[in-house]
RNA sequence: GUGACUGUAGCUCAAUGGCAGAGCAACGGAAUGUGGCUCCGUUGAUGCGGGUUCAACUCCCACCAGUCACC
Numbered sequence: 001g002u003g004a005c006u007g008u009a010g011c012u013c014a015a016u017g018g019c020a021g022a023g024c025a026a027c028g029g030a031a032u033g034u035g036g037c038u039c040c041g042u043u044g045a046u047g048c049g050g051g052u053u054c055a056a057c058u059c060c061c062a063c064c065a066g067u068c069a070c071c
Stems, first nucleotide, its partner, number of pairs: 001070007010024004018054001026042005047063001049061003
């Protein structure tokens, strides 16, 4: 340089164009003589900018970052 793929919560991952979720973590509480385990609850996210659409994590374009292959 060329091509392909990926980008969603602190981490690992879901989500047929129609309310953005789970597990772990964090915080608060219950329970316990204390702690751990367990149980209940809370907080927190769609890489950036445009376009299509009544409606976009999802489709299209460009950019950014990363991974892989070739050169």